Source information:
Transfer RNA from a Clostridia bacterium, 72 nucleotides, folded computationally. Rfam family: tRNA. The coordinates come from a structure-prediction model, not an experiment, and the mean pLDDT is 81. The sequence was found in a public genome assembly.

RNA sequence: GCGGAAGUGGCUCAGGGGUAGAGCUUCGCCUUGCCAAGGCGAAAGUCGCGGGUUCAAAUCCCGUCUUCCGCU
Numbered sequence: 001g002c003g004g005a006a007g008u009g010g011c012u013c014a015g016g017g018g019u020a021g022a023g024c025u026u027c028g029c030c031u032u033g034c035c036a037a038g039g040c041g042a043a044a045g046u047c048g049c050g051g052g053u054u055c056a057a058a059u060c061c062c063g064u065c066u067u068c069c070g071c072u
Base pairs, nucleotide, nucleotide: 001071002070003069004068005067006066007065010024011023012022013021018055026042027041028040029039030038048064049063050062051061052060
C1' cells in the first nucleotide's frame, strides 16, 4: 500500500429501513435473625465520527478514525 471483519448502556452481545433490546453489573423494595440465593421494579445507549439517500437510517451509500486478520 491492497483486501476483509469488528465498533450498539459500565461489561458481553442481539437487532440488517418504521418508537433501541437481552444477559451480567449497579440502585431500591420484598423475602431472611444476618449474608447469599430468589422475586418485583428502576437507572444506564442521540448505535465510533462526519456527510449523503429517504417521509423515516443503528440498518443503505460515501469519507474518515480505532482494533483485529490476511496479502504484498